RNA sequence: GCAGGGGCUAGGCCGGGCUGUUGGGCGUGGCCUGUUGCCGCAAACCGUCCUCAUGGCGGGGCCGAAGCCGAGGGGCGAUGCCCUCUUGGCCUGUCAGCCCCUGCAGCCGACGACGACUCCUUGUCCUGCAGGAUCGUGCGUAUGGCGAACCGGGCCAGGUGCGGAAGCAAGCAACCCUAAGUCAUGCACAUGGUGCUUGCAGGGUUCAGCAGGGACGAGGAGGCUGCAGGGCAAGCUGGCUUGUUGAGAGUGCAGCCACCUGAGGCAAGCUCCUGC
Repeated sequence: GCAGGGGCUAGGCCGGGCUGUUGGGCGUGGCCUGUUGCCGCAAACCGUCCUCAUGGCGGGGCCGAAGCCGAGGGGCGAUGCCCUCUUGGCCUGUCAGCCCCUGCAGCCGACGACGACUCCUUGUCCUGCAGGAUCGUGCGUAUGGCGAACCGGGCCAGGUGCGGAAGCAAGCAACCCUAAGUCAUGCACAUGGUGCUUGCAGGGUUCAGCAGGGACGAGGAGGCUGCAGGGCAAGCUGGCUUGUUGAGAGUGCAGCCACCUGAGGCAAGCUCCUGC
């Protein structure tokens, strides 16, 4: 000095990208991607850093003079923009239809000289007055019935009292009459009521319905279809249009980029053993 083997250390690896956020970088979020591809704690009113920013704190594994950086090339994938096509939502304007009115034409059904349409009148509604009918109540009155056990009358069997007797007296029941009263009917008066009803006077709604009467004398009127004209605040439907926004597809452009490759750059250290 070279080669091999070992032990160290410097160092390296244990992912990257886009978006979002941020003054900016990284991270936690979302998305894309790499055949190996750490753990724990906290972190969107946020964690940490400052263009030397490419996370912070703590712990661990592997490699180890390994490796790292890297122009350029390729490049999955996504992003942005222009154009074209397709399509959705909303807005503006406009046209048309639905809707309404009128006229014309056609068709159909019911009605009509047993009187269409129309007109007049009356009633049905309300108020006032005067009534009728009917029901109830009250007073009076007429007839009839009932009606006092003691405190009405008449007449008084039996029985009772007086008497020698003849007779007399009081008097219960029954019977008759009757008061207060009560029942029925009728009459008259007063009063209250009613899904009843009459007359007169007046009023009123409506031109609507029904009913009655009168006048006139031939159409009136419903539905559907078509056409024409007009209306339409608003609503619905459809067409077109202005603007805006979203989605998809295609081509192109622009940069970005996982990953692959990679000129070149940095580093290539210390130590031990063996061999030449």